[in-house]
Molecule: c-di-GMP-I riboswitch aptamer
Organism: Cohnella herbarum
RNA sequence: ACGAUAACGGCAAACCUGCUGAAAGGCAGGGACGCAAAGCUAGAGGGCCUUCCCUUUCUUGGAGGAUGGCAGCCAGCUACCGAA
Numbered sequence: 001a002c003g004a005u006a007a008c009g010g011c012a013a014a015c016c017u018g019c020u021g022a023a024a025g026g027c028a029g030g031g032a033c034g035c036a037a038a039g040c041u042a043g044a045g046g047g048c049c050u051u052c053c054c055u056u057u058c059u060u061g062g063a064g065g066a067u068g069g070c071a072g073c074c075a076g077c078u079a080c081c082g083a084a
Stems, first nucleotide, its partner, number of pairs: 002082002010035002015030006033072001039077003045074002047070003053065005
């Protein structure tokens, strides 16, 4: 580097309950759709989500903007096992 219908094991989507947050989201418990990095990095690669707040717009609204988030989008870094 590669990835078995191998071994030892691991993680846990949706959804539900509780807590938290303006939201996105996070945490805990339950639960498994999946995952060979579904481990780590969001203090500086790209991408995506959200808008308390700010800007703007003739305004119950719309548009723009992370300092808030996402690592189960790509990327980077590190790592267990060993058939072909």